[in-house]
Context: one part of a larger RNA
RNA sequence: UUGGGCGUAAAGAGCUCGUAGGCGGCUUGUCGCGUCUGCUGUGAAAACGCGGGGCUUAACCCCGCGCUUGCAGUGGGUACGGGCAGGCUUGAGUGUAGUAGGGGAGACUGGAAUUCCUGGUGUAGCGGUGGAAUGCGCAGAUAUCAGGAGGAACACCGAUGGCGAAGGCAGGUCUCUGGGCUAUAACUGACGCUGAGGAGCGAAAGCAUGGGGAGCGAACAGGAUUAGAUACCCUGGUAGUCCAUGCCGUAAACGUUGGGCACUAGGUGUGGGGACCUUUGGUUUCUGCGCCGUAGCUAACGCAUUAAGUGCCCCGCCUGGGGAGUACGGCCGCAAGGCUAAAACUC
Numbered sequence: 001u002u003g004g005g006c007g008u009a010a011a012g013a014g015c016u017c018g019u020a021g022g023c024g025g026c027u028u029g030u031c032g033c034g035u036c037u038g039c040u041g042u043g044a045a046a047a048c049g050c051g052g053g054g055c056u057u058a059a060c061c062c063c064g065c066g067c068u069u070g071c072a073g074u075g076g077g078u079a080c081g082g083g084c085a086g087g088c089u090u091g092a093g094u095g096u097a098g099u100a101g102g103g104g105a106g107a108c109u110g111g112a113a114u115u116c117c118u119g120g121u122g123u124a125g126c127g128g129u130g131g132a133a134u135g136c137g138c139a140g141a142u143a144u145c146a147g148g149a150g151g152a153a154c155a156c157c158g159a160u161g162g163c164g165a166a167g168g169c170a171g172g173u174c175u176c177u178g179g180g181c182u183a184u185a186a187c188u189g190a191c192g193c194u195g196a197g198g199a200g201c202g203a204a205a206g207c208a209u210g211g212g213g214a215g216c217g218a219a220c221a222g223g224a225u226u227a228g229a230u231a232c233c234c235u236g237g238u239a240g241u242c243c244a245u246g247c248c249g250u251a252a253a254c255g256u257u258g259g260g261c262a263c264u265a266g267g268u269g270u271g272g273g274g275a276c277c278u279u280u281g282g283u284u285u286c287u288g289c290g291c292c293g294u295a296g297c298u299a300a301c302g303c304a305u306u307a308a309g310u311g312c313c314c315c316g317c318c319u320g321g322g323g324a325g326u327a328c329g330g331c332c333g334c335a336a337g338g339c340u341a342a343a344a345c346u347c
Stems, first nucleotide, its partner, number of pairs: 003319004007301002012315001014201004021194003025088007033081002036076007048066007091191001092188003095184005103177007110154001115149007125136002162169002206247006215241002220236004258314006266292012296303002320347003329340004
């Protein structure tokens, strides 16, 4: 609980699409559903309010009017909301001409480096640390040269930079493919915004089946350190990390800031375009990404045309701490677990 809020105090769903619903541009006609107004009926009595009356007064009782904020019928009005019919182009979309990009998927391919194998040279150490040791090495290691194998990741460019709804995306080439931006104003003519449920996408880890396995490396083993050391350091090392297919559906999924539209000083840098001019440049315009800052806002910090300012529309969420994102139930999952979600008790 008809209140106030959600960057950091509790609170924006991880993201998108979209059903119902809510909300919705300019204009003409019409209806009169909402809405406004007149009249009529009804709105029990008691109670309550006002006026008056009866018991000596009061309480109490009686009478009249009001109230009963409503409902129904009927007459009128039509600005606004709505229905129906018609028109418009500025919202939205399409077309045309360009354009930037690690946006996505598949195939092919390149060089550096690590490791391993083979051969050559070569000899006693190498490695590692704060210092050591475990470990590797005369069965020839480390170092160095040549050849080969295999997997993973792509130095420089590289950015305060770009793309994507988010997760995220980086060697190169080709094929397929999504979105954006700019210009134009040819076409459609409100086709829009949001979005309960729902659907899809969704890092890492994890799971299933089959491959692959260089480096790294949970678990594990050993060596150190230490009072101990189930750690930090070192030597090894299995799952995993990689690929294909299917699941999982969570993150400090963060800008800790939901989406849309409109309005409100500027300055400066940078990515992608356009126009104009007096063209090593300047002015201006559209769209992104940053910094500073006015008004305003804020508890402060700070935000400030990429708002946390000023308004409108729609959704989600919060309501003291612990118990607890737990129990129970339900749904989903192979499992791990996820989603939904209390109470007793206690401070």

Small-subunit ribosomal RNA, central domain from Flaviflexus equikiangi, 347 nucleotides, folded computationally. Model confidence (mean pLDDT): 87 of 100. Rfam family: Bacterial small subunit ribosomal RNA.